[in-house]
RNA sequence: GGCUGCGUAGUUUAAUGGAUAAAACGAGCGUUUCCUAAACGCUUGAUAUGGGUUCGAUUCCCGUCGCGGCUA
Numbered sequence: 001g002g003c004u005g006c007g008u009a010g011u012u013u014a015a016u017g018g019a020u021a022a023a024a025c026g027a028g029c030g031u032u033u034c035c036u037a038a039a040c041g042c043u044u045g046a047u048a049u050g051g052g053u054u055c056g057a058u059u060c061c062c063g064u065c066g067c068g069g070c071u072a
Base pairs, nucleotide, nucleotide: 001071002070003069004068005067006066007065010025011024012023013022018055026044027043028042029041030040031039048064049063050062051061052060
């Protein structure tokens, strides 16, 4: 250089065209406890980026960026 897979909360995964993007762990606050832990409740926060298709895009198409694999 060519081909190919992936990119979603701080982390690990869902959602494969229908919209308030879901959950677990984490973090903060509260209840409980003499204190801590555990348990329970509440809060927090994400679609890499720019275009396109579509009534509607996390999902489909193209470019760029990043990571991995194969190949010369």
Molecule: transfer RNA
Organism: Hymenobacter actinosclerus